């Protein structure tokens, strides 16, 4: 980097720095952001995967993650309910994001 698979409404913040814009792509919309957002680093946490330890629930915290809002909402399909149509719900698809196994 690809592929394949499992999961994404839970859970977890403070310092220092930097110093303008972040929220995965597009669009529409909301939301964070000089009371310094996003990012780096320190420490600290949380426990989604691996992992160990248990009959088993659970515990542990070793490897990777991860600690603003549901992947912050929608987009495409279908479908519920309706006199129709819109709104809303509800399923899946698509994309992505972590894990884990293979190439």
């Nucleotide at each position: 980097u690809u592929c394949u698979u499992a999961u994404c409404c839970a859970g977890a913040g403070a310092g220092a720095c930097c110093g303008a814009g972040g929220g995965a792509c597009u669009u529409g919309g909301c939301c964070c952001g000089a009371u310094g957002a996003c990012g780096u680093c320190u420490c600290a946490g949380c426990a989604a995967c691996c992992u160990g330890c248990u009959c088993a629930c659970g515990c542990a915290a070793g490897g990777u993650g991860c600690u603003g809002c549901u992947g912050c909402c929608a987009a495409c399909a279908g479908g519920u309910a309706u006199u129709u149509u819109c709104a809303a719900c509800c399923u899946g698809g698509c994309c992505g994001a972590u894990g884990a196994g293979g190439g």